RNAcentral holds the full RNA, with entries from ENA. Large-subunit ribosomal RNA, domain I from a Chlamydiia bacterium, 542 nucleotides, folded computationally. Its Rfam family is "Bacterial large subunit ribosomal RNA". Taxonomically the source falls in Chlamydiia (Bacteria, Pseudomonadati, Chlamydiota). The coordinates come from a structure-prediction model, not an experiment, and the mean pLDDT is 83.
Context: one part of a larger RNA
RNA sequence: GGCUAUAGGCGGAUGCCUUGGCAUUAACAGGUGAUGAAGGACGUGCUACCUGCGAUAAGCGUCGAUGAGCUGGAAGAAGCUAUGAAUCGACGAAUUCCGAAUGGGGCAACCCCAUAGCAGUAAUGUGCUAUGAUAUAUAACUGAAUACAUAGGUUAUAUAGACAAACCCGCUGAAGUGAGACAUCUCAGUAAGCGGAGGAAAAGAAAUCAAUUGAGAUUCCCUCAGUAGCGGCGAGCGAAAUGGGAACAGCCCAAACCUGGAAACUUGUUUCCGGGGGUAUGGACAGCGAUAUGAGAAGUAAUUUUUAGCAGAAUUUUUUGGAAAAUAAAACCACAGAAGGUGAAAGUCCUGUAAGCGAAAAAAAGAAACAAUCUAGCUGUAUCCUGAGUAGGUUCGGACACGUGAAACCCGGACUGAAGAUGGGGGGUCCUCCCUCCAAGGCUAAAUACUCGUUAAUGACCGAUAGUGAACUAGUACCGUGAGGGAAAGGUGAAAAGAACCCUGAGAAUGGGAGUGAAAUAGAUCCUGAAACCUAUAGCCU
Numbered sequence: 001g002g003c004u005a006u007a008g009g010c011g012g013a014u015g016c017c018u019u020g021g022c023a024u025u026a027a028c029a030g031g032u033g034a035u036g037a038a039g040g041a042c043g044u045g046c047u048a049c050c051u052g053c054g055a056u057a058a059g060c061g062u063c064g065a066u067g068a069g070c071u072g073g074a075a076g077a078a079g080c081u082a083u084g085a086a087u088c089g090a091c092g093a094a095u096u097c098c099g100a101a102u103g104g105g106g107c108a109a110c111c112c113c114a115u116a117g118c119a120g121u122a123a124u125g126u127g128c129u130a131u132g133a134u135a136u137a138u139a140a141c142u143g144a145a146u147a148c149a150u151a152g153g154u155u156a157u158a159u160a161g162a163c164a165a166a167c168c169c170g171c172u173g174a175a176g177u178g179a180g181a182c183a184u185c186u187c188a189g190u191a192a193g194c195g196g197a198g199g200a201a202a203a204g205a206a207a208u209c210a211a212u213u214g215a216g217a218u219u220c221c222c223u224c225a226g227u228a229g230c231g232g233c234g235a236g237c238g239a240a241a242u243g244g245g246a247a248c249a250g251c252c253c254a255a256a257c258c259u260g261g262a263a264a265c266u267u268g269u270u271u272c273c274g275g276g277g278g279u280a281u282g283g284a285c286a287g288c289g290a291u292a293u294g295a296g297a298a299g300u301a302a303u304u305u306u307u308a309g310c311a312g313a314a315u316u317u318u319u320u321g322g323a324a325a326a327u328a329a330a331a332c333c334a335c336a337g338a339a340g341g342u343g344a345a346a347g348u349c350c351u352g353u354a355a356g357c358g359a360a361a362a363a364a365a366g367a368a369a370c371a372a373u374c375u376a377g378c379u380g381u382a383u384c385c386u387g388a389g390u391a392g393g394u395u396c397g398g399a400c401a402c403g404u405g406a407a408a409c410c411c412g413g414a415c416u417g418a419a420g421a422u423g424g425g426g427g428g429u430c431c432u433c434c435c436u437c438c439a440a441g442g443c444u445a446a447a448u449a450c451u452c453g454u455u456a457a458u459g460a461c462c463g464a465u466a467g468u469g470a471a472c473u474a475g476u477a478c479c480g481u482g483a484g485g486g487a488a489a490g491g492u493g494a495a496a497a498g499a500a501c502c503c504u505g506a507g508a509a510u511g512g513g514a515g516u517g518a519a520a521u522a523g524a525u526c527c528u529g530a531a532a533c534c535u536a537u538a539g540c541c542u
Base pairs, nucleotide, nucleotide: 001541002540003539004538005537006536007535008534009533015527016491017490020462021461022459023458024457025456026455027454028453029451030450031163032162039098040097041096042054043053044052046076049073050072060092061091062090063089064088065087069080070079071078103112104111105110113132114131115130116129117128118127119126134160135159136158137157138156139155140154141153142152167198168196169195170194171193172192178185182232208215209214219246220245221244222243229237230236250443251442252441253387257276258275259274260273261272262271263270264269265268282385283384284383285380286379287378288377294374295373299370300369303365304364305363306362307361309357310356315330316329317328319326331348332347333337339351340350341349392416393415394414395413396412397411398410402428423438424437425436426435427434478485479484498526501513502512503511
């Protein structure tokens, strides 16, 4: 030095465990905010941190629930509690400073002020309370240059502002990439930025499709179909009708006409406002007929649900053991043999579970009934009305699956610019015939999308290098000027019974006794304790 064995050290794999995650289902909720939010700073206890709370500060009040313990994690100390504490729920009170932050300022959590009132002082200083931002709308009062006026100013009232996970609508809008280079094209109207809203949003009751038969608002799914097409006809992009389902719901204005009022000035017109009427099965108008039928908001409200809870069946012994739930024997309950806990594995020990019960207060839904209100037809005539800088055109763009193409349809900029129901749009250039619909006003539930969150539950999901980045003081420590990046770190034991006392020692280190415990090679660097690596002892080889 090597090999082997034994005993250890170091180390933290493995096994077992789970406080935490992940995914999904059902129901709910889908907002908060000038009555000051979200998020913070600083305080607050006997208190350093987390949690809670806010100068009434781990809390105050009222009303309920509960009933013996309690003062959070978390010991100790000191206290509270059947005169009902603590805990749980509902409603209140209070809620410093910053923050939209809003009296002015500002390097957030700080500085400074005005007005009114109060406290205090001999007086001043001082303290406390309230109010004081801006924008928009409306109203009133004022009011320049400048006569009337207008601008402006002041006051009152109302609204807004900011935040929040995704979903939604609109505006703006890339590039990496692919095309095996690259420019049209693609990625993609994506990412990103901005604005806005709702619990959904958007869309929506045909100037729609269809095709010679017809359908009858919108939305979503399946199909049609990777089809028809588009395309440096490259890469790629990519429908629609039809059919089958989900869900279904339709309405209101403008106008004609009737009527009330006001204003203007050219004094007989025009304009404006209100009521009726009316809306494609067109209406007005004229005539006839009818007061029926149906629908139905807000509200009242039985009831139900949510936010605390109540109650809830049935077992003993034997053996082993530190411990019984295991074993053996004999019982019992079950609308309860879900689950968790208890010193090993419990239907009958505990918490629960099944079936059932329960609210002073607050909130949500809400049948039937009542009910404001709304609602019809037939005939005739062809007199009146039916959305104008609109439709359409030219040009340039955009969007349509469709890249300018024969390119319709739709949207926009510029320039133009009709008709008036004997009219107009569409049917993929265009024309004819035919068919179909009625633009230039508006509203509309459901089926659809999403999940920051609440409750209940589930898993051929993970089990501490996994699962969230985070099972633990985690978006912490730490890094960065900053935007931002971003960890590691779980397990004594059934119970602290967490090792009194003695010895060693400089020692509150360490170790040895003693003691606890089933176990201390379970001793806090604490379950198990692999390997690498290190040491000691023994044997063998060199």